[in-house]
Context: one part of a larger RNA
RNA sequence: CUGGGCGUAAAGGGCGCGUAGGCGGCCACUUAAGUCAGGUGUAAAAAAACCCGGGCUCAACCCGGGGGAUGCACAUGAAACUGGGUGGCUAGAGGGCAGGAGAGGGGAGUGGAAUUCCCGGUGUAGCGGUGAAAUGCGUAGAUAUCGGGAGGAAUACCAGUGGCGAAGGCGACUCUCUGGACUGACACUGACGCUGAGGCGCGAAAGCGUGGGGAGCAAACAGGAUUAGAUACCCUGGUAGUCCACGCCGUAAACGAUGGGUACUAGGUGUGGGAUGCGGAAGCAUUCCGUGCCGUAGCUAACGCAUUAAGUACCCCGCCUGGGGAGUACGGCCGCAAGGCUGAAACUC
Numbered sequence: 001c002u003g004g005g006c007g008u009a010a011a012g013g014g015c016g017c018g019u020a021g022g023c024g025g026c027c028a029c030u031u032a033a034g035u036c037a038g039g040u041g042u043a044a045a046a047a048a049a050c051c052c053g054g055g056c057u058c059a060a061c062c063c064g065g066g067g068g069a070u071g072c073a074c075a076u077g078a079a080a081c082u083g084g085g086u087g088g089c090u091a092g093a094g095g096g097c098a099g100g101a102g103a104g105g106g107g108a109g110u111g112g113a114a115u116u117c118c119c120g121g122u123g124u125a126g127c128g129g130u131g132a133a134a135u136g137c138g139u140a141g142a143u144a145u146c147g148g149g150a151g152g153a154a155u156a157c158c159a160g161u162g163g164c165g166a167a168g169g170c171g172a173c174u175c176u177c178u179g180g181a182c183u184g185a186c187a188c189u190g191a192c193g194c195u196g197a198g199g200c201g202c203g204a205a206a207g208c209g210u211g212g213g214g215a216g217c218a219a220a221c222a223g224g225a226u227u228a229g230a231u232a233c234c235c236u237g238g239u240a241g242u243c244c245a246c247g248c249c250g251u252a253a254a255c256g257a258u259g260g261g262u263a264c265u266a267g268g269u270g271u272g273g274g275a276u277g278c279g280g281a282a283g284c285a286u287u288c289c290g291u292g293c294c295g296u297a298g299c300u301a302a303c304g305c306a307u308u309a310a311g312u313a314c315c316c317c318g319c320c321u322g323g324g325g326a327g328u329a330c331g332g333c334c335g336c337a338a339g340g341c342u343g344a345a346a347c348u349c
Stems, first nucleotide, its partner, number of pairs: 004320003007303002012317001014202004021195003025089007033082002035078003039074005050066006092192001093189002095186001097184003104178007111155001116150007126137002163170002207248006216242002221237004259316006267294012298305002322349003331342004
């Protein structure tokens, strides 16, 4: 390079915004760069190969002639398609208007339940914990119970097979700032689109820096058990951390292990949001968007997927190419560090 692939065999980038690039709707006219046609020139060494003919008695072998493919250049011509130009269109895309839905994001404030601690009352010998115990707590009055107070963290029920978000993720209530999606009628713009190498941004948990905070939980650690041992599982404690602000880190089974876009291809059933019609209502029907289950064709190695495709096609990006060595070494870039990104080879099976 050709070819084949990426749900589970190796393989979808964690996610978005977007640069270059690639690709791109309908109509008319035009151009002729791509494209195509015949032509000219040139290159394609010879030999070989193919066709015709000839020479060794044939053949192998040898000789002569011919044709060929294709590249490049030039001029001529064609105009369907791609590209360029001009004009137009509204089905893609955007958009103003009218609506309702939502744990979407940021900030501020407020509440109730519970745990712990402190103070006071009642009260007395136990509490706690386990498979059973012990460590531990308790006559300096614990546990239990009542009242008061402090503080931190998380928001039971509602809760869903539910909703929102690009992903990570988001769950009490109120106010405020703010993003997106959906539906309905359509003014308006007129292809303004899709994708996206680099780049930029976002990115769970843990971890790091500075300062704060610290109720509960809890790596490390200590003790008690268990055990042959027990650097564990169980128990009693307990520090980082978990929380907040600002700044880093940039990873993950970052998963639907399934990149994005568009179009097309049986249905059935549940559920969330909206619209329309009928109905007194319950509800029914149609339709758009989302989210599940089942299932036909088709696909698949099978499992399974199946209008939310893993079906049928096209466009763009990322990635794979036997196992180990190894996501290692070296180099580079990034990071305070931890480490991250990029990423081999020898050797070996």
Molecule: small-subunit ribosomal RNA, central domain
Organism: Thermoanaerobacter siderophilus SR4